[in-house]
Context: one part of a larger RNA
RNA sequence: CGCGUAGUCAGACGAAAAGACCCCGUGAAGCUUUACUACAACUUGAUAUUGGGUCGCGGCUUUUCAUGUUCAGAAUAGGUGGGAGCCUUCGGGCAACAGUGAGAUACCACCCUUGAACUGACGCGAUUCUCGAUCCCUAUCCGUGAAUCCGGAUGGGGAGACAGUAUCUGGUGGGUAGUUUAACUGGGGCGGUUGCCUCCUAAAAAGUAACGGAGGCGUUCACAAAGGUCAGCUAGGCGCGGAUGGAAAUCGCGCUGAUUCCGCAAUGGGAUAAGCUGGCUUAACUGCAAGACCAACAAGUCGAGCAGAUGCGAAAGCAGGACAUAGUGAUCCGACCGUACGAUAUCGGACGGCGGAAGCUCAACGGAUAAAAGCUACUCCGGGGAUAACAGGCUGAUCGCGCCCAAGCGUCCACAGCGACGGCGCGGUUUGGCACCUCGAUGUCGGCUCAUCGCAUCCUGGGGGUGUAGAAGCUCCCAAGGGUUUGGCUGUUCGCCAAUUAAAGCGGUACGCGAGCUGGGUUCAGAACGUCGUGAGACAGUAAAGAUCGUGCUGUCUAUAAAUUCGA
Numbered sequence: 001c002g003c004g005u006a007g008u009c010a011g012a013c014g015a016a017a018a019g020a021c022c023c024c025g026u027g028a029a030g031c032u033u034u035a036c037u038a039c040a041a042c043u044u045g046a047u048a049u050u051g052g053g054u055c056g057c058g059g060c061u062u063u064u065c066a067u068g069u070u071c072a073g074a075a076u077a078g079g080u081g082g083g084a085g086c087c088u089u090c091g092g093g094c095a096a097c098a099g100u101g102a103g104a105u106a107c108c109a110c111c112c113u114u115g116a117a118c119u120g121a122c123g124c125g126a127u128u129c130u131c132g133a134u135c136c137c138u139a140u141c142c143g144u145g146a147a148u149c150c151g152g153a154u155g156g157g158g159a160g161a162c163a164g165u166a167u168c169u170g171g172u173g174g175g176u177a178g179u180u181u182a183a184c185u186g187g188g189g190c191g192g193u194u195g196c197c198u199c200c201u202a203a204a205a206a207g208u209a210a211c212g213g214a215g216g217c218g219u220u221c222a223c224a225a226a227g228g229u230c231a232g233c234u235a236g237g238c239g240c241g242g243a244u245g246g247a248a249a250u251c252g253c254g255c256u257g258a259u260u261c262c263g264c265a266a267u268g269g270g271a272u273a274a275g276c277u278g279g280c281u282u283a284a285c286u287g288c289a290a291g292a293c294c295a296a297c298a299a300g301u302c303g304a305g306c307a308g309a310u311g312c313g314a315a316a317g318c319a320g321g322a323c324a325u326a327g328u329g330a331u332c333c334g335a336c337c338g339u340a341c342g343a344u345a346u347c348g349g350a351c352g353g354c355g356g357a358a359g360c361u362c363a364a365c366g367g368a369u370a371a372a373a374g375c376u377a378c379u380c381c382g383g384g385g386a387u388a389a390c391a392g393g394c395u396g397a398u399c400g401c402g403c404c405c406a407a408g409c410g411u412c413c414a415c416a417g418c419g420a421c422g423g424c425g426c427g428g429u430u431u432g433g434c435a436c437c438u439c440g441a442u443g444u445c446g447g448c449u450c451a452u453c454g455c456a457u458c459c460u461g462g463g464g465g466u467g468u469a470g471a472a473g474c475u476c477c478c479a480a481g482g483g484u485u486u487g488g489c490u491g492u493u494c495g496c497c498a499a500u501u502a503a504a505g506c507g508g509u510a511c512g513c514g515a516g517c518u519g520g521g522u523u524c525a526g527a528a529c530g531u532c533g534u535g536a537g538a539c540a541g542u543a544a545a546g547a548u549c550g551u552g553c554u555g556u557c558u559a560u561a562a563a564u565u566c567g568a
Base pairs, nucleotide, nucleotide: 006558007557022384023383024382025381027380028379029376030375031374032373035179036178037177038176039175041172042171043170045168046167047166048165049164051129052128053127054126055125056124057123058122060120063117064116065115066114068112075105078111079110080109081108082107085094086093087092134159135158136157137156138155139154140153141152142151143150182194183193184192191211195217196216197215198214199213200212218365219263220322221321227281228280229279230278231277232276233275235259236256237255238254239253240252241251261270262269264327266325267324268323285308286307287306288305291302292301293300297366310319311318312317333359336356337355338354339353341352342351391438392436393434394433395432397431399427400426401425402424403423404422408418409417445520446518447517448516450512451509452508453507454506455505458483459482460481461478462477463476464475465474466473485499486498487497488496489495528542529541530539531538532537
């Protein structure tokens, strides 16, 4: 030196398991419910199986009878048609005629209104009957043998047209099932937001992001407009003057010049006014449209000009809403108005087409469905270091330390010791920010063991200053050689307490160290309390219980003891 052996456990972001935490997937499953939609089940009614009688009620019907009052008119005139006779006890009576009235009566016939009785079938309600439909209990015999069930036969008892069953139908319905339960997001959740308009950011064309900074919209106005046109006018502020009259009403003069006003946000624009007032009016029209702007598409925007009809104006002309930019919703679906294009042999037109306008906080506003919420620590799968928790990294707001200035405190005196208001650094131990390696795994607090480094030094050492008499201190400079306790409480780090000590330092090392130990805490599955939740369940709330495995390899270090046995 190599190999081997025995031991050690710092590293190979060691091995093991396509991370179980976290997020994502228009993934899955289990569970919940006042999520949605179904289904079972329960229930309501109708009809069938389903028959008889009695009573009451209801509308209809058959027959008979009654019923009908303005005034005038003998008088209680329901209507219409026929009608000059009809009835008779032979006395006569009723009608006609006449009269009244809108309508005239006897007699015959048919009807109307309202009512009574009767007949019939029906419906509803109540009640009742039964070898009788149907159902239940029970006895004997048989199938049948050990048999209670079941079936058949013959009896007895009970219920009874109900029940049961079938179809249709209204309700209830996590009992069961299938599903849904958005995205953005300096991780996710909670919160906020989601469409449209205006400004800034926006870098002097246009456009331009952020959970950047500010505000608005989901309309309003019509015949006495806030529309069209023609004509006229000029606001606001300031000063002076003037009865009630004032800061401000209305009147006069002057100065200023858009600050006023334009329904509403902001911006742009407006005096030739788009502002204010008056007259007349309906172009807040129908059919089009050259050409442009914008723009992925779909949408959106402007528009001269032509034809028709119209308003205002003397006319030229202007007018297809409003000073402009928000005031909004595709497609499907059904309904409405119009048209008369199709019409399944034909007529008709159910339906469809075409033109028009309406019905969505489809506001998650390019709108998945007409119709939808949650829990999972019992969980699972596919992925992600595209994204969180640990550690590292970057940063250094926060934190620690230092320095500058010096108002002031310190009897006096800024600086022995302090030091406001401010300023400048250093460090990388805190809490954070960022999300860069790692999610086909980098084990997480504390303790134990074993340490090693820094110095901003707790002790011991050397010095300067002192508001250092001495002693004891305070403060600053140098200094890292060595040292830096034991207990009580708590899982604690920390902290408090007790007793000591020269002192009981502060930090780094994956908050050093779990292939070294522990496992009290945190952070799986069982069970509980409080609180929250309708519930499944949840809680940096609480309490007791809850697996740290084995083997091998390399290497470093240690030993030469052990190994009947190394090699050069």
Source information:
RNAcentral holds the full RNA, with entries from ENA. Large-subunit ribosomal RNA, domain V from a Patescibacteria group bacterium, 568 nucleotides, folded computationally. It matches the Rfam family "Bacterial large subunit ribosomal RNA". Its family is annotated with structural constituent of ribosome and ribosome in the Gene Ontology.